RNA sequence: GAAGCUGGCUAGACAGUCGCCGCUCACAUUUAACUUGCUAGUUUACUGGCUUAGUUAAUGUGGGGGGAGGAAAGUCCGGGCUGCAUAGAGCGGGAUGACGGUUAAUGGCCGUCCGCUGAAAGCCGUAAGGUAUAAGGCGAGGAAUAGGGCCACAGAGACGAGCGUAUUAAGUUACGGUGAAACGCGGUAACCUCCAUUCGCAGCAAGACCAAAUAGGCUGGUAUUGGCGUGGCUCGCGCUGCCAGCGGGUAGGUUGCUUGAGUGUGCAAGUAAUUGCACGCCUAGAUGAAUGACUGUCAUGCGUUGCAAAACGCAAACAGAACCCGGCUUAUCGGCCAGCUUCACUG
Numbered sequence: 001g002a003a004g005c006u007g008g009c010u011a012g013a014c015a016g017u018c019g020c021c022g023c024u025c026a027c028a029u030u031u032a033a034c035u036u037g038c039u040a041g042u043u044u045a046c047u048g049g050c051u052u053a054g055u056u057a058a059u060g061u062g063g064g065g066g067g068a069g070g071a072a073a074g075u076c077c078g079g080g081c082u083g084c085a086u087a088g089a090g091c092g093g094g095a096u097g098a099c100g101g102u103u104a105a106u107g108g109c110c111g112u113c114c115g116c117u118g119a120a121a122g123c124c125g126u127a128a129g130g131u132a133u134a135a136g137g138c139g140a141g142g143a144a145u146a147g148g149g150c151c152a153c154a155g156a157g158a159c160g161a162g163c164g165u166a167u168u169a170a171g172u173u174a175c176g177g178u179g180a181a182a183c184g185c186g187g188u189a190a191c192c193u194c195c196a197u198u199c200g201c202a203g204c205a206a207g208a209c210c211a212a213a214u215a216g217g218c219u220g221g222u223a224u225u226g227g228c229g230u231g232g233c234u235c236g237c238g239c240u241g242c243c244a245g246c247g248g249g250u251a252g253g254u255u256g257c258u259u260g261a262g263u264g265u266g267c268a269a270g271u272a273a274u275u276g277c278a279c280g281c282c283u284a285g286a287u288g289a290a291u292g293a294c295u296g297u298c299a300u301g302c303g304u305u306g307c308a309a310a311a312c313g314c315a316a317a318c319a320g321a322a323c324c325c326g327g328c329u330u331a332u333c334g335g336c337c338a339g340c341u342u343c344a345c346u347g
Stems, first nucleotide, its partner, number of pairs: 001343010012298007020067002023064007031057005037050005069318001073329002076327005081203004088235004093199005098112005113141001114139004122131003142194002147192002149188003163176004207255004217246006226240004262281008300315006
C1' cells in the first nucleotide's frame, strides 16, 4: 500500500425570536372547600352568619431546571409487574437439544468441539476453469436395527420389486443396463415418532380507588345427581347459584406511570461473557396525544474552478416514546476510532 473482515462511538454545533408539555420556587387574584376564632338559634350537639390566620384546588405573572431513538420499528423471544387463587395429580399438548460458563431469564451472550462455507498467493490447464486453507460467517448440532411415512428424473423396479444373458429342482446363483444409491446395515426426523430435560393462564385495553346515573327491570331454561371457578379433558379442592334473550343507565376523574435486574469512572477477579467494591449522576410521562417553527453563522460529505489559499453549487438517510427492561430481526445519509488475516514493497 492492496484485498478480505470484526468491534465500538456518533447521528450536526452555537446564538436569537416566537410557541408547546411537565416539575419546582415566589407573588397576586377571586370563587370554592377544610381547620381555627367570634356569634345567633336550638333538639347540647347540630345548623346558619361574619371574619383573622393557615392549608388545599383553580387562574395569572415572573425566575430556575428538564423534554422523542439506534433502532422508539416488527410484536419474534425472555422477564419484571398485575389479576385469577387456597393449592394439586394424571392424560393430552407445547418448548429445548454438542459440552461448559454467564444472566432475573431466554431460541440471548461468552468459550471450546464438530459440520458447512470462506480471499489473495502458489500449483494444474492453450483457455474456460479447477484446487486447499487464513481471518471471518452460518448451523433448528440427540436417535434412521423400536415402528411408520416420503424420495423428482432416468430405470422393468426405489424397501412384499425382479428387464436382458447364462445357470439351477427352484428368482437358486452369477453378470449386464438406468441411476448418487438396486436382491439391501441407502437418504430423510424445521415429516410422524422415540430419548433426555422442562412448562399454570391471561395481560397495563392487566389492575386499584373515587364520583355520577339507572330499572338489584322483564321473559325463558336448569338447579346440589346441577352450575361456576384464567388454556383442553378426568379426578380432586373451593363457592352456592348459573345460563340465554329483550330492555335501561353510565362510559367522567385519580392512580398504575417512571429510581431502574439504571447509568459514568476507577480498582480487583476471569481467556471472555460477566461479577464484586468505591466514588459520582438523575436523564419525557403525554392522554386524541406535548418535545416545535423561523433566521443567521459555523461544521461534515460530494462536485466545479484554481498552483494554493479560497470561492460557488448541491446533499444531509432510516425514522416519533405511550407500563418498564434484556435480546433478536429488519430499514438506514454520513463521520470517527480500535483491532484481526493474507499478499506485495522498503528498511
Model confidence (mean pLDDT): 75 of 100. A computed fold for a 347-nucleotide RNA from Methylotenera sp., annotated as Bacterial RNase P class A. The sequence was found by an Rfam model in a public genome assembly. It matches the Rfam family "Bacterial RNase P class A". By type it is a ribozyme.